The part of an RNA shown here (large-subunit ribosomal RNA, domain I) has 551 nucleotides and comes from a Phycisphaerae bacterium. It matches the Rfam family "Bacterial large subunit ribosomal RNA". Its family is annotated with ribosome and structural constituent of ribosome in the Gene Ontology.
[in-house]
Context: one part of a larger RNA
RNA sequence: GGUGCAUGGUGGAUGCCUAGGCGCCAGGAGGUGAUGAAGGACGUGGCAGCCUGCGAAAAGCCCAGGGGAGUCGGCAAACAGACUUUGAUCCUGGGAUCUCCGAAUGGGGAAACCCGGCGUCACUCCGCAAGGAGAUGGCGUCACCCCCGGAUGAAUGCAUAGUCCGGGUGGAAUCAACCCGGUGAACUGAAACAUCUCAGUAGCCGGAGGAAAGGAAAUCAAGCGAGACUCCGUCAGUAGCGGCGAGCGAAAGCGGAAUAGCCCAAACCGGGCUUCGGCCCGGGGUUGCGGGCGGGCAGCUCGGUCCUUGAUGAGCUAGCAGAACGGUCUGGAAAGGCCGGCCAAAGAGGGUGACAGCCCCGUACGCGGAACUCGUUGUGGACCUUGCCCGUUCCAGAGUAGCACGGAACACGUGGAACUCCGUGUGAAGCUGGGUGGACCAUCAUCCAAGGCUAAGUACUCCCUGGCGACCGAUAGUGAACUAGUAGGGCGAUUGAAAGGUGAAAAGCACCCCUUCUAGGGGAGUGAAAAGUACCUGAAACCAUGCACUU
Numbered sequence: 001g002g003u004g005c006a007u008g009g010u011g012g013a014u015g016c017c018u019a020g021g022c023g024c025c026a027g028g029a030g031g032u033g034a035u036g037a038a039g040g041a042c043g044u045g046g047c048a049g050c051c052u053g054c055g056a057a058a059a060g061c062c063c064a065g066g067g068g069a070g071u072c073g074g075c076a077a078a079c080a081g082a083c084u085u086u087g088a089u090c091c092u093g094g095g096a097u098c099u100c101c102g103a104a105u106g107g108g109g110a111a112a113c114c115c116g117g118c119g120u121c122a123c124u125c126c127g128c129a130a131g132g133a134g135a136u137g138g139c140g141u142c143a144c145c146c147c148c149g150g151a152u153g154a155a156u157g158c159a160u161a162g163u164c165c166g167g168g169u170g171g172a173a174u175c176a177a178c179c180c181g182g183u184g185a186a187c188u189g190a191a192a193c194a195u196c197u198c199a200g201u202a203g204c205c206g207g208a209g210g211a212a213a214g215g216a217a218a219u220c221a222a223g224c225g226a227g228a229c230u231c232c233g234u235c236a237g238u239a240g241c242g243g244c245g246a247g248c249g250a251a252a253g254c255g256g257a258a259u260a261g262c263c264c265a266a267a268c269c270g271g272g273c274u275u276c277g278g279c280c281c282g283g284g285g286u287u288g289c290g291g292g293c294g295g296g297c298a299g300c301u302c303g304g305u306c307c308u309u310g311a312u313g314a315g316c317u318a319g320c321a322g323a324a325c326g327g328u329c330u331g332g333a334a335a336g337g338c339c340g341g342c343c344a345a346a347g348a349g350g351g352u353g354a355c356a357g358c359c360c361c362g363u364a365c366g367c368g369g370a371a372c373u374c375g376u377u378g379u380g381g382a383c384c385u386u387g388c389c390c391g392u393u394c395c396a397g398a399g400u401a402g403c404a405c406g407g408a409a410c411a412c413g414u415g416g417a418a419c420u421c422c423g424u425g426u427g428a429a430g431c432u433g434g435g436u437g438g439a440c441c442a443u444c445a446u447c448c449a450a451g452g453c454u455a456a457g458u459a460c461u462c463c464c465u466g467g468c469g470a471c472c473g474a475u476a477g478u479g480a481a482c483u484a485g486u487a488g489g490g491c492g493a494u495u496g497a498a499a500g501g502u503g504a505a506a507a508g509c510a511c512c513c514c515u516u517c518u519a520g521g522g523g524a525g526u527g528a529a530a531a532g533u534a535c536c537u538g539a540a541a542c543c544a545u546g547c548a549c550u551u
Base pairs, nucleotide, nucleotide: 001550002549003548004547005546006545007544008543009542015536016501017500020472021471022469023468024467025466026465027464028463029461030460031174032173039101040100041099042055043054044053046079049075050074051073061095062094063093064092065091066090070083071082072081106115107114108113116142117141118140119139120138121137122136123134124133125132126131144171145170146168147167148166149165150164151163152162178209179207180206181205182204183203189196193243219226220225230257231256232255233254234253240248241247261453262452263451264397268283269282270281271280272279273278288431290395291394292392293391294390295389296388297387298386303384304383305382306381307380309378310377311376313374314373315372317371319367320366325340326339327338328337329336341358342357343347349361350360351359402426403425404424405423406422407421408420412438433448434447435446436445437444488495489494508535511523512522513521514520
């Protein structure tokens, strides 16, 4: 030096645990904000570092309800001082206060700061008074845009622009996903790459709602018919599109979910105004089996929607009540063993010194309320609600449809390319009318564009409540079980950890000894056990000591 064994150290694996996560289901909620939000800064406690709460009225103030013995939030014990059965602390609802920044909004600004105008109050001074002045401070007010009303009023005659005044609980900002619109990539794939693909995706911008969008056929279909829209399944990887490459990829129909239909414009009538062109208001009317007008005939008051207020019911945000056990043995401790009982609409679960239906919290079955929300019903109010026949030819959405060119979107890449949408140009018909049925024409069928509204079925979950898990168990599960978006890194946009466990209870080792008077250790004591705060268990690597063998 090596090997083996033993005993220790170091180290923190493993086992056990869970305070935290993850996923799903059901219900709720789906907003907040100039009455100043979201988010922050700074303060605020007797002593106060961080977190929590709160705002100069500052771990709090007032009212109502609940509750019933302790309390003055947590880390975190002590000290000091208080409160409380005259009901505190605590819980729920409502109210008050609510510095500064922030849409931030008097002006500025390097956020949480600086500087003003006006009114008013306090204080001082002047003045007989009215009033005026002043350093400082308190309170209030002063941004922009839009809408409504009024006044004034240019170039320019009427006007208009502009300006001024009054009014507005109007807008602004924020917010996880879902939704609609605008704009819109590249990597990638095509085994390279340009059309193509990724993809109308990501990103950015605008807007809205609890859903959004869409929506009552100028739709489909096919010689039969269906009957708004949305969503799901199927049709179907089909028909098709495609450097016919890579790839892209329907629809009708059928089966389901849910169902709901309406209102204008116009003709015509009445009223008001008129520059005589028309305009405004009310009635009327809304369809593809149309409506108006003129004539004829029949019928006629039931039903529906919304708002208001009262009663009653349900739900939510505090709660109430809730059965039944003892002995003995082991043990540090009984919930364990043994013995004998009891409850059960409760033997879900958690805690308690080991495993508890009967010890505690609960659980089953029940109960409750000032304020809030929803539904039912009553009162009152508002609104909507016929049909047939004949004639007439008055009306039925125009720079529209169509067409040409250029694009987009349709599963469809310009193709034989319809249909839909946009830009530029051109530009109809008017019911004997017009669109569509995948170039186009005919026939036939079907529908009525150029105005608008519309629940449900569908999508999502920042958030609240409840429940569940062949989900994780500290290198796992959220990045975060702990001071976590913290410490730290970066000029910055941003990036981003590690870190859980004494014990049933601190009973956290009084006292003695060694010592550099510190660390650490030895006694003693606590404890079931030192488990001794570098604390459950305590593997391996690694280190040390002893012994044996070996070189």